The RNA shown here (glmS glucosamine-6-phosphate activated ribozyme aptamer) has 149 nucleotides. The sequence was found by an Rfam model in a public genome assembly. Of the family's consensus pairs, 91% are formed in the model. It matches the Rfam family "glmS glucosamine-6-phosphate activated ribozyme aptamer". About the family: This entry contains a glucosamine-6-phosphate activated ribozyme that is found in the mRNA for GlmS. GlmS is an enzyme that uses fructose-6-phosphate and glutamine to generate glucosamine-6-phosphate. The ribozyme catalyses self cleavage of the glmS mRNA that is thought to regulate GlmS activity. The prediction has a mean pLDDT of 77.
RNA sequence: AGAGAAAUCUUAGCGCUGGUUCUCAUUUCCAUGAGAAGACGAGGAGAAGGUUGUCGAGCCGUCAGCGGAUGCCUUCCGGGCAGUCCACCCGAAAAAUGCCCCUUAAAGCCGCUUCGCGAGGAGCGGGACAAAGGGGGCAGGGGACGCAG
Numbered sequence: 001a002g003a004g005a006a007a008u009c010u011u012a013g014c015g016c017u018g019g020u021u022c023u024c025a026u027u028u029c030c031a032u033g034a035g036a037a038g039a040c041g042a043g044g045a046g047a048a049g050g051u052u053g054u055c056g057a058g059c060c061g062u063c064a065g066c067g068g069a070u071g072c073c074u075u076c077c078g079g080g081c082a083g084u085c086c087a088c089c090c091g092a093a094a095a096a097u098g099c100c101c102c103u104u105a106a107a108g109c110c111g112c113u114u115c116g117c118g119a120g121g122a123g124c125g126g127g128a129c130a131a132a133g134g135g136g137g138c139a140g141g142g143g144a145c146g147c148a149g
Base pairs, nucleotide, nucleotide: 001010002009003008014067015066016065017064019063020037021036022035023034024033025032026031040056041055042054046076047075048074049073050072051071077091078090079089080088083145084144085143086142097139098138099137100136101135102134103133109126110125111124112123113122114121115120
C1' cells in the first nucleotide's frame, strides 16, 4: 500500500505513471473518451549518512519517468584477532584468494485451458539453458608495542 466485517492475508528486482507504444469506440488523419502494455528469474539486511544500486537469461519497448530498495562508499559498532593498537578482509554462517562438490533458475520456446470485441490478462502441462552469491572440503594471513618462556 492492497484485500477483508474482522481475525488476518499478500508485497520490495518490488510498486506506480499523465511520456511513449498498442487496442477499441467516436471521428476522419487531427483529436477526444475508454482501455492495454510498461523487467524473466537467481541472490541479497549490524547502525547511520551518502549514492544514476547486485547477477545473469531473453524473440532486447526489459523504452522513458517517479517512488521504494537488502548493493556499493564513508564513519561507528562487531568478528577474524589471542593483551592493546595499526593495516587488511569480512557482518553474528563475520578470510580475501585458488581448486573441487553441492546449492530445483524463471520467462522466452512447444502444447493447451480460460477471460476480453480487441490490444492483452490469468492459469495448466512439456522439455531445456545461467551468472553472481551462499554452504561444505583442501590450500591459504602482515606489522608495532607489551607480557611470559